[in-house]
Annotation: A computed fold for a 137-nucleotide RNA from Tractidigestivibacter scatoligenes, annotated as FMN riboswitch aptamer (RFN element). The sequence is in RNAcentral, with records from Rfam and Ribocentre. It matches the Rfam family "FMN riboswitch aptamer (RFN element)". Gene Ontology term of the family: FMN binding. From the family's description: The RFN element is a highly conserved domain that is found frequently in the 5'-untranslated regions of prokaryotic mRNAs that encode for flavin mononucleotide (FMN) biosynthesis and transport proteins.
């Protein structure tokens, strides 16, 4: 000052009020909700500068989780498959990220009845995020 390995905590929010009904948090009106890393012209902090830092897209780029096949004696683990949704206008040199206005999406199983929001798997699993970190140089 510190790659990489390892440790060690941490990593999902959301039905409120009305209608139909024998029955609906699942139907129908109105509401709520946005995992992660990039990127981002806005913010916000620190510096004398050059700059550094944090935050900032559910719909763009990736990635995760649910399912599904191969390996696997299983199980772990490894390969691969599958995986949702955005437009218009307005500023600019330049935005699917700001501004503004209208959309649209959301994994299996369950259920007295169709579920992003209940129950469940799951006291699970992870993408990753802090913190510590010997040796080495």
């Nucleotide at each position: 000052u510190g790659a990489c390995a390892g440790u060690u905590u941490c990593a999902g929010g959301g039905c409120g009020g009305g209608g139909u009904g024998a029955g609906a948090u699942u139907c129908c009106c109105c509401a709520c909700u946005g995992g992660u890393g990039g990127u981002g012209a806005c913010g916000c902090g620190c510096a004398a500068c050059c700059g550094c830092g944090c935050g900032a897209a559910g719909u763009c780029c990736g990635c995760g989780a649910c399912c599904c096949g191969c390996u696997a004696a299983a199980a772990a683990g490894g390969c691969g498959g599958c995986u949702g949704a955005c437009c218009u206008g307005g500023u600019g040199a330049g935005a699917u990220u700001c501004c503004a206005g209208g959309a649209c999406c959301a994994a299996c199983g369950g259920u007295u009845a169709c579920a992003g929001u209940c129950c469940g798997g799951a006291u699970g699993g992870a993408a990753g995020a802090a913190a510590c970190g010997g040796a080495g140089a």
The coordinates come from a structure-prediction model, not an experiment, and the mean pLDDT is 78.